[in-house]
RNA sequence: GUGGGCGUAGCUCAAUGGUAGAGCACCAGGUUGUGGCCCUGGCGGUUGCCGGUUCAAGUCCGGUCGCUCACC
Repeated sequence: GUGGGCGUAGCUCAAUGGUAGAGCACCAGGUUGUGGCCCUGGCGGUUGCCGGUUCAAGUCCGGUCGCUCACC
């Protein structure tokens, strides 16, 4: 340089164009003599960025940045 894949919560990952979720972590409560385990609830998101299409975009299209794989 060419082509492909990935980018979503603190971490690991979901999500047929139609209200963005789960597990772990964190916080509170319950339980316990204390802690852990366990149970219940809660907090946490400009879906990398900029545009386009659409009534509606994490999803489709273009550009761009980063990571990664293959080829050269």